């Protein structure tokens, strides 16, 4: 890169480089010379897998903790929609499935 399965309105930010674009993609909406994306130090979150403790019963399975390990993350619900399909109501909202995307674990 590819396909399976999970989840996705919860949490978590300060310096130092550095100088124009950034929020995946389109449109809206928005962040950004009061310094954005990005690197890099340091501190955090706690979702998933490991590993240890505990609970329910011993196993096995669930279930809850520890931030110790592999990752992940740390503006906005995955900022919001986008395709359908119902519903309410009148040109907008709601809802619920999909699709695309992130991210873990497992297989090619």
């Nucleotide at each position: 890169u590819u396909c399976u399965u999970a989840u996705c309105c919860a949490g978590a930010g300060a310096g130092a480089c550095g100088g124009a674009g950034g929020g995946a993609c389109u449109g809206g909406c928005c962040c950004u010379a009061u310094g954005a994306u990005g690197u890099c130090u340091c501190g955090g979150c706690a979702g998933c897998g490991g590993a240890c403790u505990c609970g329910u019963c011993c196993a096995a399975a669930c279930g809850a903790g520890u931030g110790c390990u592999g990752u992940g993350c740390c503006a906005c619900a995955u900022c919001c929609a986008g395709c359908a399909a119902g519903c309410c109501a009148c040109c907008g909202g709601c809802u619920u499935g999909a699709a695309a995307g992130a991210u873990a674990a497992g297989a090619a």
The prediction has a mean pLDDT of 82. A computed fold for a 108-nucleotide RNA from Rossellomorea marisflavi, annotated as SAM riboswitch aptamer (S box leader). The RNAcentral record of the sequence draws on Rfam and Ribocentre. The model forms 97% of the base pairs in the Rfam consensus. Lineage of the source: Bacteria > Bacillota > Caryophanales > Bacillaceae > Rossellomorea.